[in-house]
RNA sequence: GCACAAUUAGUUCAGUUGGUAGAACGCUUGGCCGAUAACCGAGAGAUCCGAGGUUCGAGUCCUCGAUUGUGCA
Numbered sequence: 001g002c003a004c005a006a007u008u009a010g011u012u013c014a015g016u017u018g019g020u021a022g023a024a025c026g027c028u029u030g031g032c033c034g035a036u037a038a039c040c041g042a043g044a045g046a047u048c049c050g051a052g053g054u055u056c057g058a059g060u061c062c063u064c065g066a067u068u069g070u071g072c073a
Stems, first nucleotide, its partner, number of pairs: 001072007010025004019056001027043005049065005
C1' cells in the first nucleotide's frame, strides 16, 4: 500500500428480505433465609463507531472516514 472481517447496554453477543432495539452475565431493588450464596419477582441501562446519501421509514442499503483484527505484498 491492497483485500477481507468486526464495531449495537458495564461485558459477551443476537437482531429473520428496511418497519418503534433484545438476550445472557453484571448492576439496583423487593421476596425467601438465622446470615451469605443460590433461587424467585421487578427495575434502570445502548438515538446502534463518526459524517453524508437513498427512502414515507435505516442497526440493516450506498459513499467517505475512524479504530481493531486477519491475509497478501
This is a predicted structure of a 73-nucleotide RNA (transfer RNA) from a Candidatus Peribacteraceae bacterium. It matches the Rfam family "tRNA". The family's RNA type in Rfam is transfer RNA. The RNAcentral record of the sequence draws on ENA. Taxonomically the source falls in Candidatus Peribacteraceae (Bacteria, Bacteria candidate phyla, Candidatus Peregrinibacteriota, Candidatus Peribacteria).